A computed fold for an 88-nucleotide RNA from a Chloroflexota bacterium, annotated as c-di-GMP-I-GGC riboswitch aptamer. It was read from a public genome assembly, where an Rfam model found it.
[in-house]
RNA sequence: GGUGAAAAAGGCAAACCCAUCGAAAGAUGGGGUCGCAAAGCCACAGGUCUAAGGCUCUUUUUGAGCUAUGACGGCUGGGUUGCCACCG
Numbered sequence: 001g002g003u004g005a006a007a008a009a010g011g012c013a014a015a016c017c018c019a020u021c022g023a024a025a026g027a028u029g030g031g032g033u034c035g036c037a038a039a040g041c042c043a044c045a046g047g048u049c050u051a052a053g054g055c056u057c058u059u060u061u062u063g064a065g066c067u068a069u070g071a072c073g074g075c076u077g078g079g080u081u082g083c084c085a086c087c088g
Base pairs, nucleotide, nucleotide: 001087002086003085004084011036012035016031017030018029019028020027021026034074040080041079042078044077045076046075047072048071049070053067054066055065056064057063
C1' cells in the first nucleotide's frame, strides 16, 4: 500500500422478554444472541417509518387526507476514524 476468502485477540448485538421515556415512529438500561469486518461515528444525498402540532375536508363531535420540525446508520450511497488477519 492492497484485500476481507478463511479465522477471531478484542468488539457490537436482530427478534423476543422486562423496566423507563415518548402522541407515535422509536429510544435508553437489563436479559438475550439472529447476525455483523466498521452492525464505530456523522441525518450530507436518496429511501423508509411516524403524525403530536399545523393545514384541508367533514355532520364541526367523531372521523378522513396532507405535512417533519420527530425517528431509522442493522436500507443504499457519501464523509471520517480505527482493530485483526492475509498478500505485496